[in-house]
Order: sequence, then C1' cells, then structure tokens
RNA sequence: GCGGGACUAGUUUAAUGGUAGAACAGAAGAUUUCCAAUCUCCUAGUGGGAGUUCGAUUCUCCCGUCCCGCA
Repeated sequence: GCGGGACUAGUUUAAUGGUAGAACAGAAGAUUUCCAAUCUCCUAGUGGGAGUUCGAUUCUCCCGUCCCGCA
C1' cells in the first nucleotide's frame, strides 16, 4: 500500500428497517445480631459524521480504534 472483519450499559452479549433486551457489576431497600447468600427496585448503551427512508443498531459513504490476510 491492497483486501476482509468487528465496534451496542462499567464488562460479556441479543436485537438485521418499526419505541434497544438480558446476565454480571454498581446504588437503594427487605431479610440477618453482623457478614455472605436470596428477593424487590433503580441507574446506565447503539464508536463519530453525513446520506437513503415516513422511520436506521440494522442499508450506503467517509473518518476513528482494534483484529486477520496479501504484498
């Protein structure tokens, strides 16, 4: 330099055009003499920018980060 792939919550991941779910983690409460465990509830997310569309995590383009291959 060329080609391919992956970016979703603090972490691991679903959702493939129609209001983004879960688990773990975190906060609060219940229970317990205390802790742990358990239960309830809460917080928290689509890498950035444009385009298409009535509607974009999803489709297209550019950029960024990471991984793989070729040279």

A computed fold for a 71-nucleotide RNA from a Candidatus Nomurabacteria bacterium, annotated as transfer RNA. Its mean pLDDT, the model's own confidence on a scale to 100, is 82. Lineage of the source: Bacteria > Bacteria candidate phyla > Candidatus Nomuraibacteriota. It matches the Rfam family "tRNA". It is annotated as a transfer RNA. About the family: Transfer RNA (tRNA) molecules are approximately 80 nucleotides in length.